[in-house]
RNA sequence: GCGUUCCCAGCUGGAGAGAGAUGGCGCCUGGACGCCAUCCACCGAAGGAGCAAGCCCCCAGGCCUCAAAGCGGCGGGUGAAUCUCUCAGGUAAAGCGGACAGCAGGGCAAAC
Numbered sequence: 001g002c003g004u005u006c007c008c009a010g011c012u013g014g015a016g017a018g019a020g021a022u023g024g025c026g027c028c029u030g031g032a033c034g035c036c037a038u039c040c041a042c043c044g045a046a047g048g049a050g051c052a053a054g055c056c057c058c059c060a061g062g063c064c065u066c067a068a069a070g071c072g073g074c075g076g077g078u079g080a081a082u083c084u085c086u087c088a089g090g091u092a093a094a095g096c097g098g099a100c101a102g103c104a105g106g107g108c109a110a111a112c
Stems, first nucleotide, its partner, number of pairs: 003112003006107003010103004018040001020039007041091003047087001048085003054078004062071002
């Protein structure tokens, strides 16, 4: 200096699940419209939470040793997710959101 991981924003793609019930308010002739509350049923891909192997610490009885050292239950720490939970969020279309991915950029603390 360059590239990747990484960070920032832009564009593009992006699933799942009740057009639920009751009541109230708004608009209103009404309504499969909007909002609020309660109840039941569901979804998992904003966010959040949980943990397996492995590794580390400690180690009863015991194994091993001439003796130490060493091995080693329970216990503790660390440790992922698209797994699990369903707090939050979400459940016609549209809109919003959306893990993640692609494209082209910007950045430069650290690692390779």

This is a predicted structure of a 112-nucleotide RNA (Glycine riboswitch aptamer) from Comamonas sp. JNW.
The coordinates come from a structure-prediction model, not an experiment, and the mean pLDDT is 80.
RNAcentral holds the sequence, with entries from Rfam.
Of the family's consensus pairs, 90% are formed in the model.